Predicted 3D model of an 87-nucleotide RNA (Glycine riboswitch aptamer) from Rugamonas brunnea.
The organism belongs to Rugamonas, within Bacteria.
Its mean pLDDT, the model's own confidence on a scale to 100, is 78.
Of the family's consensus pairs, 90% are formed in the model.
Its Rfam family is "Glycine riboswitch aptamer". Rfam describes the family as follows. This family represents the bacterial glycine riboswitch. Glycine riboswitches usually consist of two metabolite-binding aptamers domains with similar structures in tandem.
[in-house]
C1' cells in the first nucleotide's frame, strides 16, 4: 500500500407486457375467479470444459414477479467503507 477484484450503502440513470372481463355497489386499490401478455428481482434449464463431482449468459422456461401510475427493477456510472493485493 491509491492499480485490477469482491462485497456492501448513497445518489443518479433504468426496458418489456390488458388502466383486460365478471363478481359488484360508487372510481381507483386490493380479493376471487377466467383469458391474453412480459422478462431485467428472484428461481429452475442446457453448451465448452471435465469424464467422479462441478459447471455459464443479457439463451432458454415462466415457478415466482411484473403488465396506468408508484414501488419494485438486471445492469451502467459517480462516491464512500470493509476486505484481499498487483507493482
Nucleotide at each position: 500500500g491509491a492499480g485490477u477484484c469482491u462485497u456492501g450503502a448513497u445518489c443518479g440513470g433504468g426496458a418489456g407486457a390488458g388502466g383486460g372481463c365478471u363478481g359488484a355497489c360508487c372510481a381507483g386499490c386490493a380479493c376471487a375467479g377466467c383469458c391474453g401478455c412480459c422478462g431485467a428481482a428472484g428461481g429452475g434449464g442446457c453448451a465448452c470444459u471435465a469424464c467422479c463431482c462441478a459447471a455459464a449468459a443479457a439463451c432458454u422456461c415462466u415457478c415466482a414477479g411484473g403488465c396506468a401510475a408508484a414501488a419494485g427493477g438486471a445492469c451502467c456510472g459517480a462516491u464512500c467503507a470493509a476486505g484481499g493485493g498487483a507493482c